[in-house]
RNAcentral holds the sequence, with entries from ENA.
A computed fold for a 1565-nucleotide RNA from a Pseudomonadota bacterium, annotated as small-subunit ribosomal RNA.
The prediction has a mean pLDDT of 86.
It matches the Rfam family "Bacterial small subunit ribosomal RNA". Its family is annotated with ribosome and structural constituent of ribosome in the Gene Ontology.
RNA sequence: AAACUGGAGAGUUUGAUCCUGGCUCAGAGCGAACGCUGGCGGCGUGCCUAACACAUGCAAGUCGAGCGAGAAAGUCCCCGCAAGGGGAUGAGUAAAGCGGCGAACGGGUGAGUAACGCGUGGGUAACCUGCCCUCCAGACCGGGAUAACCUCGCGAAAGUGGGGCUAAUACCGGAUAACGUCCCUUUGGGACAUCCCAGGGGGACCAAAGGGGGCGAGCGAAAGCAGCUUCCACUGGAGGAGGGGCCUGCGUCCGAUUAGCUAGUUGGUAGGGUAAUGGCCUACCAAGGCGACGAUCGGUAGCCGGCCUGAGAGGGUGUUCGGCCACACUGGGACUGAGACACGGCCCAGACUCCUACGGGAGGCAGCAGUGGGGAAUCUUGGGCAAUGGGCGAAAGCCUGACCCAGCGACGCCGCGUGGGGGAUGAAGGCCUUCGGGUUGUAAACCCCUGUCAGGUGGGACGAUGGUUCGCCGACCUAAGACGUCGGUGGAUUGACGGUACCACCAGAGGAAGCCCCGGCUAACUACGUGCCAGCAGCCGCGGUAAUACGUAGGGGGCAAGCGUUGCUCGGAUUUACUGGGCGUAAAGGGCGCGUAGGCGGCCAGGUAAGUCAAGUGUGAAAGCCCUCGGCUCAACCGAGGUUCCGCGCUUGAAACUGCUUGGCUUGAGUCUGGGAGAGGAGGGUGGAAUUCCCGGUGUAGCGGUGAAAUGCGUAGAGAUCGGGAGGAACACCGGUGGCGAAGGCGGCCCUCUGGCCCAGCACUGACGCUGAGGCGCGAAAGCUAGGGGAGCAAACGGGAUUAGAUACCCCGGUAGUCCUAGCCGUAAACGGUGGGCACUAGGUGUGGGAGGUUUUAACCCCUUCCGUGCCGUAGCUAACGCAUUAAGUGCCCCGCCUGGGGAGUACGGCCGCAAGGUUGAAACUCAAAGGAAUUGACGGGGGCCCGCACAAGCGGUGGAGCAUGUGGUUUAAUUCGACGCAACGCGAAGAACCUUACCAGGGUUUGACAUGCUGGUGGUAGCGACCCGAAAGGGAAGCGACCCCGCAAGGGGAGCCAGCACAGGUGCUGCAUGGCUGUCGUCAGCUCGUGCCGUGAGGUGUUGGGUUAAGUCCCGCAACGAGCGCAACCCUCGCCCCUUGUUGCCAUCGGGUCAUGCCGGGCACUCUAGGGGGACUGCCAGCGUUAAGCUGGAGGAAGGUGGGGACGACGUCAAGUCAUCAUGGCCCUGAAGCCCUGGGCUACACACGUGCUACAAUGGCCGGCACAAAGGGUUGCAAACCCGCGAGGGGGAGCUAAUCCCAAAAAACCGGUCUAAGUUCGGAUCGCAGUCUGCAACUCGACUGCGUGAAGCCGGAAUCGCUAGUAAUCGCGCAUCAGCACGGCGCGGUGAAUACGUUCCCGGGCCUUGUACACACCGCCCGUCACACCACGAAAGCCGACUGUACUCGAAGUCGCCGAGCUAACCCUUUUUAGGGAGGCAGGCGCCGAAGGUAUGGUCGGUGAUUGGGGUGAAGUCGUAACAAGGUAGCCGUACGGGAACGUGCGGCUGGAUCACCUCCUUU
Repeated sequence: AAACUGGAGAGUUUGAUCCUGGCUCAGAGCGAACGCUGGCGGCGUGCCUAACACAUGCAAGUCGAGCGAGAAAGUCCCCGCAAGGGGAUGAGUAAAGCGGCGAACGGGUGAGUAACGCGUGGGUAACCUGCCCUCCAGACCGGGAUAACCUCGCGAAAGUGGGGCUAAUACCGGAUAACGUCCCUUUGGGACAUCCCAGGGGGACCAAAGGGGGCGAGCGAAAGCAGCUUCCACUGGAGGAGGGGCCUGCGUCCGAUUAGCUAGUUGGUAGGGUAAUGGCCUACCAAGGCGACGAUCGGUAGCCGGCCUGAGAGGGUGUUCGGCCACACUGGGACUGAGACACGGCCCAGACUCCUACGGGAGGCAGCAGUGGGGAAUCUUGGGCAAUGGGCGAAAGCCUGACCCAGCGACGCCGCGUGGGGGAUGAAGGCCUUCGGGUUGUAAACCCCUGUCAGGUGGGACGAUGGUUCGCCGACCUAAGACGUCGGUGGAUUGACGGUACCACCAGAGGAAGCCCCGGCUAACUACGUGCCAGCAGCCGCGGUAAUACGUAGGGGGCAAGCGUUGCUCGGAUUUACUGGGCGUAAAGGGCGCGUAGGCGGCCAGGUAAGUCAAGUGUGAAAGCCCUCGGCUCAACCGAGGUUCCGCGCUUGAAACUGCUUGGCUUGAGUCUGGGAGAGGAGGGUGGAAUUCCCGGUGUAGCGGUGAAAUGCGUAGAGAUCGGGAGGAACACCGGUGGCGAAGGCGGCCCUCUGGCCCAGCACUGACGCUGAGGCGCGAAAGCUAGGGGAGCAAACGGGAUUAGAUACCCCGGUAGUCCUAGCCGUAAACGGUGGGCACUAGGUGUGGGAGGUUUUAACCCCUUCCGUGCCGUAGCUAACGCAUUAAGUGCCCCGCCUGGGGAGUACGGCCGCAAGGUUGAAACUCAAAGGAAUUGACGGGGGCCCGCACAAGCGGUGGAGCAUGUGGUUUAAUUCGACGCAACGCGAAGAACCUUACCAGGGUUUGACAUGCUGGUGGUAGCGACCCGAAAGGGAAGCGACCCCGCAAGGGGAGCCAGCACAGGUGCUGCAUGGCUGUCGUCAGCUCGUGCCGUGAGGUGUUGGGUUAAGUCCCGCAACGAGCGCAACCCUCGCCCCUUGUUGCCAUCGGGUCAUGCCGGGCACUCUAGGGGGACUGCCAGCGUUAAGCUGGAGGAAGGUGGGGACGACGUCAAGUCAUCAUGGCCCUGAAGCCCUGGGCUACACACGUGCUACAAUGGCCGGCACAAAGGGUUGCAAACCCGCGAGGGGGAGCUAAUCCCAAAAAACCGGUCUAAGUUCGGAUCGCAGUCUGCAACUCGACUGCGUGAAGCCGGAAUCGCUAGUAAUCGCGCAUCAGCACGGCGCGGUGAAUACGUUCCCGGGCCUUGUACACACCGCCCGUCACACCACGAAAGCCGACUGUACUCGAAGUCGCCGAGCUAACCCUUUUUAGGGAGGCAGGCGCCGAAGGUAUGGUCGGUGAUUGGGGUGAAGUCGUAACAAGGUAGCCGUACGGGAACGUGCGGCUGGAUCACCUCCUUU
């Protein structure tokens, strides 16, 4: 000098956001266990479960210097022939006994204990203390026994009885005796009541033991004794040290669903008992004691130093080590002792085990080791007393499973190693690959080194500065130089660990790496396999054919002799909030008041010092933590010193604050005086309107009711109307976010009684205050009891409707009830979802009550002020919404309440209630959320505005018929596949007889029908190919027979072909792996961005608003300003004009020609062709509008307000459609799922649907005549004229590569005729016969023609489609596909309408707004019964168990007491003297208490229980539709009744109800 120093978050509720809130993770730790793995060492550590049971060994002995007695084996000697005997030694040894000390320590365990048990601080004037230390005094004289031993018995044993002998530091008597003890007395001091300390006087009482060494002159014959001395031991006393007992303040877990407990109980007096206080015990007396500051009861637990965690506060814990306590098989008890109610002592009872001769005995590992058992789990039946410590001993020493060591276990902590450097053609192999490569990877190999650990060889400790012994020196003791003690010194001797640590040397990279993880959190990615399977998972969640999430591999990340998992603790969790949270809507304010305890409390002053603060002091053990230093090579570990120990006690001081106390004050509070308002409360009275009923009059057929009806009432006279009467209930208007009340609540008027409040005055009291756990009272509606009352209304109930049903909504009736009196109940969305009080903190504006000021002086207005009640709003607060002087702001005080959702306000228990029920109020189990506010959408049987052939208006259809076509279904060998509401279904198909063709049957083929590459082969090769087999494919095969390059040729090369290898091929799967393309919302007017601004944020603003438009079109406004994709325009086409062009088009003019025709010359004016241009822009006028945008009308114009049509389709939606157009990832097939062929099928047919065609006829059919198009197509083609055929068609072939020729006729229309209402001269299906054409081929299965046949059908149910103008309707024409085949598709023109009032309704859509429990977005969400499975729980006749209370009974051991006739050494007395008597003692008996046991009866807890009740959970069960949008009857709360169920209805309440209107208030002008 130091001991200081420390605080991170993440995942998960949503479409997204913020908040609330739970769950989960990352950290640290452990006496651990489990899985995989395992080189070395050090230091620690190791039955957490059965305080379950224990075999075996050991764990407490020692002292001969307290005492008596005293072996044996062996060896030696003697005797003896031997057997044997004797002696010595062994040895005064062993074993045992008497006696002493120890055994109460040490060691174990944690059962019990919630207690003065423990911790901490005190007290003991209420106590004890062996051994140890100091001091004082002493130790004298005697006596009688008894073990051992001997002997006789009993017993299986354990053991035990009788007789006999003997010693002591064993036992006993006496003496001595105070500073001891007790009593009396006295002095001084002290003390909280007892009393204590010191001193004086008197009295009484109580001790003892010897042993060892030395000297030894005295005694003795000797042994030896006395004596002296010393050491040890002994006795009494005083003190000390250390240890203990008892008392006490404070602290010490959970449950109140344990609220009252207590008879020795609380106290007193006396006594007993103890070392000692005490009700500890007994008797008597009194009636106390404890408790919400939690008694009692129940549950759990040894407590602490510490340990773990944490920033700390705190939380958890109590293993090892240390302190204390408790226990020792279970329960009880005492004995001995200084100390025990005694782990390795005793007695009794019980359970258990063992022995037994059945009579009886023995035992207690929670000591060390070990065994069984239990368990997920915890070690050696080791060595040593060398060290430390303990017992005994004078000592040597003995004993010591305390301890020191070693062993086992990665159980933990710490250290070390498994090598270091170099090394790129980045080897091989593996894995991946876009096939290029990448990665493993300097990693390896290879080269050069090193040498730790392990191994080998050798050396080799510290721990032993000690102890003992021998000798010497000194000191003390002493008569002494003996002895002894102490100190010093020299020698000798002692180590379990252990030949260990450590050191040196030897050899050589040699022997030494695993485990977990890689979806996010969280660091680390690919491949294959698998296919909601197998599996993973801490949370969120992965897996249903491309899985970084499963399994494996490669690679990577992390840690490392370990790594993971599981369990548990703290942390994160400010998620119990003291530090450090909340309660309007998230969980949470008691329904309201009065008030007890308690908590808190105004101003001034004095005192005090309990709290508070300061200083000093005692204590706060050691170890540990922390700091510094030191020792093991480091570290772990260990040692030393220090800091800290935040606490408690004592002393002294301070006096601001709090408390206490005293005095005062008036502002808090209250009183008083004068005014004032009011649906405040209670009782009594009274009034009118209305409903109903009754009576009477008038009067006649309906009334009533609804969405519409019906039930109901009415001709016996209703309803309507008039008059009269009865009765009950409620009080219109005034009436008001007006008033009053604590809340519930209170409404006609009058009277009586009564509570509170406000204002003004400022006289009085003098802090009298605030809050308020319990408690007490009040408390809407419903409900209950009793008695009244009963008009209207109205649960239940009856009936009528509605409906699939309708236990409802609607209607007709109707009882409890609603009303009154008395008494219960005690709950509500009892809400402002906001507890009460006080203070402070901008304003504005209404309204109720009062006062003052000003003012004509007026009931106004205005200003000021107090109290109440609303709205708006600043700061501030809030998650936001919102609150904002009436706070949800800022503070203080007090109370209540919350801690994830469900289970559940349920169960059980208690309390209350007549009942209904209320109140208090859990758990198991289960979920990863449940929630609040706000956002964007979507949706609404919400609202507003506005569009669309959306409706309406109108025209024509579909749905009925026949047929065509597509689809479903069915069938089939196959009827290939796809498309499925709109947006699949005349769709892919713009052409299925073969082909197509993808399907089926059969026949074939395998480098393939097709592409590319490689290798080898092949000149009679490629190619052609008669003929044969065959259904064909294909197979065989005579014959013919080439090409390119180099080269003279031979030959070589190429193409082709053959064989083989790579590979081809697949309409096989996945459109939910994809590209591309397409449909749809939707030609709808929207969708976004940048910057700025607002919001914590999602997000908003812009884009909303006022107008306007077809349009987010434009204008205006505006915290927005701009911009993009869309809209529009630009493009094409049609409509007008102009220019250009002029054949094949055209023909006005001129000419020619014909029966006729632009036929010819000619012309290019017109039409037209096809290129360009113009034109239309709300430009002009008027009105409206905001002066705007624009709208309406008008003019002009071919065209007018986007002129018609087309092309064009924003961000996106539908996992929409397509792997079968094509492309393509992945998967699958490879003599087949490829390829070829023949035939069949896609064309089936009892049905059903879509789309069409033709019709049902006269606006028509048929016959005849006769006009007028456009747009297209045509050389493998269109084909004219002409001829043949009734016709399809055939023959024919001009012309045309087409403004030229052809297809080609257009048809409806128009003109004329006929038919006459009929299943027809309508209609044409079907069928028969005969043909034509295409084609290799029309059987399955083409189209067309002629003749014949002549079906259904007479205008179509519910329902449904298209169309707003050149549109619908109607008529024909063309084209694509195509050999042929069109009722379909795509186009073209001809004829050519009707209607639109309007936006209520249906459908779709746009914008704004609102509600939402929806977000896969209403085809959403979601409730309850029932059925099934599983799970936990409640009730239940009972049954079983544990613990416990009470009463009684029995009563062991034992203490205590009494008795004690039997027995009896010491002492006393005595001549009963081998004895008697006494005292005392013992056995024994009795009594009190008393464990276990028994009986009876309670309580608490647990288990189980036929059956029963609800609850939870469970991909696709049943019934309904309750809730969320006005959820289709607004919902919800309380209550009552009813109902399969959600629920319905009544009464009262709430808004946490949408919508419209009105009122009030506010804001702006």